This is a predicted structure of a 350-nucleotide part of an RNA (small-subunit ribosomal RNA, central domain) from Pterocarpus santalinus. Its mean pLDDT, the model's own confidence on a scale to 100, is 87. It matches the Rfam family "Bacterial small subunit ribosomal RNA". The full RNA is in RNAcentral, with records from SILVA. Lineage of the source: Eukaryota > eudicotyledons > Gunneridae > Papilionoideae > Pterocarpus.
Context: one part of a larger RNA
RNA sequence: UUGGGUGUAAAGCGUCUAUAGGUGGCCUUUUAAGUUCGCUAUCAAAUCCCAAGGCUCAACCUUAGGCAGGCAGUGAAAACUACCAAGCUGGAGUAUAGUACGAGUAGAGGGAAUUUCCAGUGGAAUGGUGAAAUGCAUAUAGAUCGGAAAGAACACCAACGGCAAAAGCACUCUACUAGGCCGGCACUGACAUUGAGAAACAAAAGUUAAGGGAGCGAAUAAGAUUAGAUACCCCAAUAGUUCUAGCCAUAAACGAUAGAUACUAGGCACUGCAUAUAUUGACCUGUGCAAUGCUGUAGCUAACGCGUUAAGUAUCCCGCCUGGGGAGUACAUUCGCAAGAAUGAAACUC
Numbered sequence: 001u002u003g004g005g006u007g008u009a010a011a012g013c014g015u016c017u018a019u020a021g022g023u024g025g026c027c028u029u030u031u032a033a034g035u036u037c038g039c040u041a042u043c044a045a046a047u048c049c050c051a052a053g054g055c056u057c058a059a060c061c062u063u064a065g066g067c068a069g070g071c072a073g074u075g076a077a078a079a080c081u082a083c084c085a086a087g088c089u090g091g092a093g094u095a096u097a098g099u100a101c102g103a104g105u106a107g108a109g110g111g112a113a114u115u116u117c118c119a120g121u122g123g124a125a126u127g128g129u130g131a132a133a134u135g136c137a138u139a140u141a142g143a144u145c146g147g148a149a150a151g152a153a154c155a156c157c158a159a160c161g162g163c164a165a166a167a168g169c170a171c172u173c174u175a176c177u178a179g180g181c182c183g184g185c186a187c188u189g190a191c192a193u194u195g196a197g198a199a200a201c202a203a204a205a206g207u208u209a210a211g212g213g214a215g216c217g218a219a220u221a222a223g224a225u226u227a228g229a230u231a232c233c234c235c236a237a238u239a240g241u242u243c244u245a246g247c248c249a250u251a252a253a254c255g256a257u258a259g260a261u262a263c264u265a266g267g268c269a270c271u272g273c274a275u276a277u278a279u280u281g282a283c284c285u286g287u288g289c290a291a292u293g294c295u296g297u298a299g300c301u302a303a304c305g306c307g308u309u310a311a312g313u314a315u316c317c318c319g320c321c322u323g324g325g326g327a328g329u330a331c332a333u334u335c336g337c338a339a340g341a342a343u344g345a346a347a348c349u350c
Base pairs, nucleotide, nucleotide: 003322004321005320006319007304008303012318014201015200017198021194022193023192025088026087028085031082033081034080035077036076037075038074039073040072042070043069048066049065051063052062053061054060091191092188093187094186096183098181099180104176105175106174107173108172109171110154114150115149116148117147118146120144121143126135162169163168206247207246208245209244211242215241216240220236223233259316260315261314262313263312266295267294268293269292271290272289273288274287275286276285299306300305323350324349325348332343333342334341335340
């Protein structure tokens, strides 16, 4: 490499868009490249297969014949793939009537809590723990009441719920904006799918510059605990956490399950839309699509389990795997301000 795999044993890129390439719906023509059939030529001899003969047999030798396959030429076939031309509407899309929503961006507003500051009342503790101590407090703390400021996060509703490609998204309102779903009727007429390379987005931490800094809090320092305690507990507290503009590109980025299409029992629940029945109306009930869950048949699986949201049955395309360690290391290259990231061995060893 082939084969076989990829939820948990090695293995699905963090996600998406899309170029090349691969694959691709129904019907009718054309051509004959692939394909199928026939014929011709050729592929030295020996070897091989087969028949006959010769060494007493055999090995061996001689003679005659030969499959399959390759390449080339030629003649035909036209189902399939491809090509040419003309169509179709079921895939896909556009328009339209609705509809649900914590997708996104920007702006405005809000209340609770916390801390600090100012003023009053008051007068000895408070805080913290397993117990304490450091701390704070007669320079009036803690408590209580009134006022002010600041920053960050949005209780209840809240759900097994919703939205988004993923990361992720929740106080309220407004503006702009993306996507989905459903309904019937039009329009385009295969415009599809996957996607090497490539581009974009991408939690937290980290990084650069300018702000901001309430609470929390790596580092650090003090107090405890302890044989020790570079920890767990406690008192403080810097970076950070926040915002704006850049960078970084990684996570158990998980459903540890790539994407698309079709098919294959049910039952229960819930969300959205449409519709029928019912009703004053909303529910309820039934049906059809779409989404999210639970349970479970066949089937699959090493088992666990999966099971119309498949890990079932099939097709297409991409990524990846090939014993453990060495090692996601070394070297080299690319990217990065750096931290590092990406690509990624071998010797040796079991």